[in-house]
RNA sequence: GAAUGUGUCGGGGAUGGAGUUCCCCUUUAACCGCAGCGGCUGAUAGGCCGUUUGCUGAUGACUCCUGGCAGGCA
Numbered sequence: 001g002a003a004u005g006u007g008u009c010g011g012g013g014a015u016g017g018a019g020u021u022c023c024c025c026u027u028u029a030a031c032c033g034c035a036g037c038g039g040c041u042g043a044u045a046g047g048c049c050g051u052u053u054g055c056u057g058a059u060g061a062c063u064c065c066u067g068g069c070a071g072g073c074a
Base pairs, nucleotide, nucleotide: 010025011024012023013022016065017064018063019062020061021060033055034054035053036051037050038049039048040047041046
C1' cells in the first nucleotide's frame, strides 16, 4: 500500500425539527419527484441530456411541532 473478514461509530429514503416504525447503504454507497416539448441513442419499446412549459408534497409511513398556501367565521 492492496484485498478479505469482523466489530464500532454512523449515513440515506425530491423542502425544516422530534418520537415511533419500515426499508436501504457501508463511502466506488444508499438518495437527488412527475408530466410535456426538443435532441442523442435505439426495434416504434427503453435509456440519456437539455428545458425561461406545467403539476403534487414540509412524512418512506403514522403522529406532533414549526413554516408556507387556500377557504370560512369572530
Model confidence (mean pLDDT): 75 of 100.
A computed fold for a 74-nucleotide RNA from an Acidobacteriota bacterium, annotated as Fluoride riboswitch aptamer (crcB RNA motif).
Lineage of the source: Bacteria > Pseudomonadati > Acidobacteriota.